[in-house]
RNA sequence: GCCGGAAUGGCUCAGUUGGUAGAGCGAAGCAUUCGUAAUGCUUAGGUCAGGGGUUCGAGUCCCCUUUCCGGCU
Numbered sequence: 001g002c003c004g005g006a007a008u009g010g011c012u013c014a015g016u017u018g019g020u021a022g023a024g025c026g027a028a029g030c031a032u033u034c035g036u037a038a039u040g041c042u043u044a045g046g047u048c049a050g051g052g053g054u055u056c057g058a059g060u061c062c063c064c065u066u067u068c069c070g071g072c073u
Base pairs, nucleotide, nucleotide: 001072002071003070004069005068006067007066010025011024012023013022019056027043028042029041030040031039049065050064051063052062053061
């Protein structure tokens, strides 16, 4: 230099034909308990790596950039 893949709550990851962003773990509160843990219920937490484009509508399609991983030379 070329090719491919990844980037989504604090962490690990889903998100199928473009149609209101989800789960598990973790956190907080409440219940339970003499108390803790466990368990149950509830809640908060997201510029979907950044920018632009297409579209009525983009995490998803297109272009550029950044970071990481793999391959080729």
Predicted 3D model of a 73-nucleotide RNA (transfer RNA) from an uncultured Lachnospiraceae bacterium.
Model confidence (mean pLDDT): 81 of 100.
Its Rfam family is "tRNA". It is annotated as a transfer RNA.